[in-house]
C1' cells in the first nucleotide's frame, strides 16, 4: 500500500431573521420566559408492564420453543462455552431434541430407490454348436444411471464373488474409567458387521402459553323514537363474563341478532421509569449489588419539533504549492465547486429485524512492487 | 393506533393444505393462418405470469424467515 475481519462513537455547532407545538406569567399583544424526536421513533416480528374479564381454575384442541450452563421482570433476546460448517487467517454462520418409536415421501434417469435390485460384465451347468448363440442358476468386486446404489484398504477364501473369515481404519449403540456444573471431550472393552436421506413431512418427546388490547379501562357531560321485528328464556334457568369446545366458577331476568335512530365532547389513564450519569465491589462476560447525584426536559388534536442566510466543522471532486517515500500513495496549506444520509414520537419499557451518512481504534492475510 | 388477510400471463382465475407428473392449466383479450368478395362468427396455432431477497430440501409457485405493495375490520348510547 491492497484486500478483509471485529468493536466503539457521532448523527452537526454558533449567530441573525421569519415561523410551528406544549406549558407558565402579566401590564393582554406583532408581549415575555421555559421546553420540544431517534439510533433506528420504522416493521409490528418476539417478550413484558399496565387495564378489564375469576387474583385466570381443570381437560381437549391449537400455537410456540428446542445443544449446554448462566443472565433477566420476561423472551424466540443476551453472555460464556460444546459440536458442526465456511474462510489461508482475523473471524463468521448454524430452527444444532428424536427418522437403530411409528407412518409417509423420493420426479426424471436407471436393471434396481428402501425387509433391496441382475442391464452390461464375471462364473458354473445344460443344449445347439465351434471361437459364438439360447436357456437355467450364482455373483453387488468392475462398468453405466442418479442428489442418493446398503462401510474403506489389504490378505485369505471361492467356480466367480461377497464382512463369508481375519487385520487395520472410519462410523453406530451399549458398558467401564478419567476430566467437566453441563453440552461434551479423552482412553479402554463388547456387539452386530453398517441400522442411507427427509421432522422449515405427518408425528413422538420435553418445556412454555387463559383471552383481549390504551379504540384496554375509569369518571363527567351531551343526545333519543331508550323505537320496530325475530329467536331463546324467567329457577327443570336463556344468556353473559369477547376465548375454538367441554367442565367448573361468578352473575343472572332478561339476553342475542337484524332494521332504524342518537352522539362522536371533556378529564384521567399519560410519562419519575425493570430511569440516566459517575465511582466502588463481585463476575471471563451478559449482568448484579452498594453509594452519590439528577439536567428530569416532548407529549396534545390527524398530531408541532421547521425554513433562509452567514461562519466553522466533516465528506467528495479538482487546480497550485510544500513535506515524506524507490514507488504506489500519504499528509499539510490556499482557492473553487458540490454534498451532509436513513428517517418522524402517538400508553410505556426490554429485544430482534430492516433502512442509512461519516469517524475512530484493534486485528488478519498478501506484497516489498505498482 | 390495534388486529387480520392477500399477491400467479394484459385481465379474471386453477394449482399451494399434503413439494416432483409445472418447461405452471383454463377463459377473455392480443398476434398470425384457414374460412368469407370483405368484416363478424367459427376453427387451428402462437405470445404471455408464480411481487422481491435469503434459507430448508436431491428438488420450492407450494414449506420457513425477511422486505415491498395492496386490501379489510374495530368507538360510545340505546
Nucleotide at each position: 500500500g491492497a484486500a478483509g475481519c471485529c468493536g466503539c462513537c457521532c448523527a452537526a455547532a454558533c449567530g441573525a431573521u421569519c415561523g410551528c407545538c406544549g406549558g407558565g406569567c402579566c401590564c393582554a399583544g406583532c408581549g415575555c420566559c421555559c421546553g420540544g424526536a431517534g439510533g433506528a421513533a420504522a416493521g409490528u416480528c418476539c417478550g413484558a408492564a399496565c387495564a378489564c374479564c375469576a387474583c385466570a381454575g381443570g381437560g381437549c384442541a391449537g400455537g410456540g420453543u428446542g445443544c449446554u450452563c448462566c443472565a433477566u421482570a420476561a423472551c424466540g433476546u443476551g453472555g460464556a462455552g460444546u459440536c458442526g460448517c465456511g474462510g489461508c487467517a482475523a473471524c463468521g454462520c448454524g430452527a444444532a431434541g428424536g427418522c437403530a418409536a411409528g407412518u409417509g415421501c423420493a420426479a426424471c434417469a436407471g436393471a434396481a430407490a428402501g425387509c433391496a435390485a441382475a442391464c452390461c460384465g464375471c462364473c458354473c451347468c445344460g443344449c445347439c454348436g465351434u471361437c459364438g448363440g439360447c436357456g437355467g442358476g450364482g455373483u453387488a468386486a468392475g462398468g453405466g444411471u442418479g442428489a442418493a446404489a446398503c462401510g474403506g484398504u489389504g490378505c485369505g477364501g471361492u467356480a466367480a464373488g461377497a464382512g463369508c473369515g481375519c487385520a487395520c481404519c472410519a462410523g453406530u449403540u451399549c458398558c467401564c474409567c478419567g476430566g467437566g456444573u453441563g453440552a461434551c471431550c479423552g482412553g479402554g472393552g463388547a456387539a452386530g458387521c453398517u441400522a442411507g436421506g427427509u421432522a422449515a413431512a405427518c408425528c413422538c418427546c420435553a418445556c412454555c402459553c387463559g383471552g383481549u388490547g390504551c379504540a384496554a379501562g375509569a369518571c363527567c357531560a351531551a343526545a333519543u323514537a331508550g323505537g320496530g321485528g325475530a329467536a331463546c328464556g324467567c329457577c327443570c334457568g336463556a344468556g353473559a363474563g369477547u376465548g375454538g369446545c367441554c367442565c367448573g366458577c361468578u352473575c343472572g331476568a332478561g339476553u342475542u341478532c337484524c332494521c332504524g335512530g342518537g352522539u362522536a365532547g371533556g378529564u384521567c389513564g399519560c410519562a419519575a421509569g425493570a430511569g440516566g450519569u459517575g465511582c466502588c465491589g463481585g463476575g471471563c462476560a451478559a449482568c448484579c449489588g452498594g453509594c452519590a447525584u439528577c439536567c428530569c426536559c416532548a407529549g396534545a388534536g390527524g398530531a408541532a419539533u421547521g425554513a433562509u442566510c452567514g461562519u466553522u466543522a466533516c465528506c467528495c471532486g479538482g487546480c497550485c504549492g510544500g513535506a515524506g517515500g524507490c514507488a504506489a500513495c500519504u499528509u499539510c496549506g490556499u482557492c473553487c465547486g458540490g454534498g451532509c444520509a436513513c428517517a418522524g414520537a402517538a400508553u410505556u419499557c426490554g429485544g430482534c429485524u430492516u433502512a442509512c451518512g461519516g469517524g475512530c481504534g484493534g486485528c488478519u492475510u498478501c506484497a516489498a512492487c505498482c | 393506533g390495534u388486529c387480520c388477510c392477500c399477491a400467479u400471463c394484459g385481465u379474471c382465475u386453477a394449482g399451494c393444505c399434503c413439494g416432483g407428473c409445472c418447461a405452471a392449466g383454463g377463459a377473455c383479450a392480443c398476434c398470425g393462418g384457414c374460412c368469407u368478395u370483405u368484416c363478424a362468427c367459427g376453427u387451428c396455432g402462437g405470445c404471455a405470469a408464480c411481487a422481491c431477497c435469503g434459507g430448508u430440501u436431491c428438488g420450492a409457485a407450494u414449506c420457513c424467515g425477511g422486505u415491498u405493495g395492496g386490501g379489510g375490520a374495530c368507538g360510545c348510547c340505546a